Model confidence (mean pLDDT): 76 of 100. Predicted 3D model of a 104-nucleotide RNA (TPP riboswitch aptamer (THI element)) from Virgibacillus salinus. The sequence is in RNAcentral, with records from Rfam. The organism belongs to Virgibacillus, within Bacteria. Its Rfam family is "TPP riboswitch aptamer (THI element)". Gene Ontology term of the family: thiamine pyrophosphate binding. On this family, see Rodionov et al., J Biol Chem 2002: "Comparative genomics of thiamin biosynthesis in procaryotes. New genes and regulatory mechanisms".
RNA sequence: AAAAACUACUAGGGGCGCUGUACUGGCUGAGAAACGGAAAUAUUCCUUGUCCCUUGGAACCUGAUCUGGAUAAUGCCUGCGCAGGGAAGUGGUUGAGGGCCGCA
Numbered sequence: 001a002a003a004a005a006c007u008a009c010u011a012g013g014g015g016c017g018c019u020g021u022a023c024u025g026g027c028u029g030a031g032a033a034a035c036g037g038a039a040a041u042a043u044u045c046c047u048u049g050u051c052c053c054u055u056g057g058a059a060c061c062u063g064a065u066c067u068g069g070a071u072a073a074u075g076c077c078u079g080c081g082c083a084g085g086g087a088a089g090u091g092g093u094u095g096a097g098g099g100c101c102g103c104a
Base pairs, nucleotide, nucleotide: 005093006092007091008090009089010088011054012053013052014051015050016049017027018026019025020023033048034047036045037044038043060085061084062083066079068077069076
């Protein structure tokens, strides 16, 4: 000097599920929600909030009304998945290995 790790600021990306006897309710979890508008058969948009993630990218989306296993039910677990997509900059702390020099 530098890899990796942690962290801060700014910018950006994304989710907000299942369910009941309806309560500060229950389940998993990082989080799993409120207001308003449009559409018209149930989808979409905006605002705010919350949590997570940012290329060494499983945050999140597609596949998917998917596979297998559980559950009151649900991405609840698993496969799919060395599949396809997917949003970055600057600092700080720390600093392995390696190199050089000196001594023994």